Transfer RNA from a soil metagenome, 72 nucleotides, folded computationally. Rfam family: tRNA. A reference for the family is Hou (1993), "The tertiary structure of tRNA and the development of the genetic code", Trends Biochem Sci. By type it is a transfer RNA. RNAcentral holds the sequence, with entries from MGnify.
[in-house]
């Protein structure tokens, strides 16, 4: 250099043919308990970045950027 696939809470992983971004661990609170684990309810936390389409975009489209993997 070029060609394919990936980028979502702190992790890990959904979202279909574009329509309220979900679950898991994790963490904060409260309850419970003589304490602590366990347990119960609740809270917080996220679409890499910038631009188009579109009523409406995690999703379609270009462009960086970043990781993988082929090819020179």
């Nucleotide at each position: 250099g070029g060609g394919c696939c990936c980028g979502u809470g702190g992790u890990g992983u959904a979202a279909c043919c574009g329509g309220u971004a979900g679950c898991a661990c994790g963490g904060a609170a409260c309850c419970c308990u003589g304490u602590c684990a366990a347990g119960u309810u609740u809270c917080a936390g996220g679409u890499g970045c910038g631009g188009g389409u579109u009523c409406g975009a995690g999703u379609c489209c270009c462009g960086c950027c970043g990781g993988g993997u082929c090819c020179a």